Background
This is a predicted structure of a 74-nucleotide RNA (transfer RNA) from a Bdellovibrionales bacterium. Rfam family: tRNA. Rfam classes the family as a transfer RNA.
RNA sequence: GCCCCUGUAGCUCAGCAGGAUAGAGCACAGGUUUCCUAAACCUGGGGUCACAGGUUCGAAUCCUGUCAGGGGUA
Numbered sequence: 001g002c003c004c005c006u007g008u009a010g011c012u013c014a015g016c017a018g019g020a021u022a023g024a025g026c027a028c029a030g031g032u033u034u035c036c037u038a039a040a041c042c043u044g045g046g047g048u049c050a051c052a053g054g055u056u057c058g059a060a061u062c063c064u065g066u067c068a069g070g071g072g073u074a
Stems, first nucleotide, its partner, number of pairs: 001073007010026004019057001028044005050066005
């Protein structure tokens, strides 16, 4: 250089044959309970779906480019 995979919440990830309000677990905050802590249960906050552009009535999802990480190849 070329080819392939990955990038979604603080972390680990699902969702990717276009259409529901973008989700789960852990973590975090508040509450119930307890003498206190932990555990358990209830509630809540937190997102430019890496970035930019394009296609479309509609894009996390499709196309193009760029960036970052990983792998393969002479």
The prediction has a mean pLDDT of 81.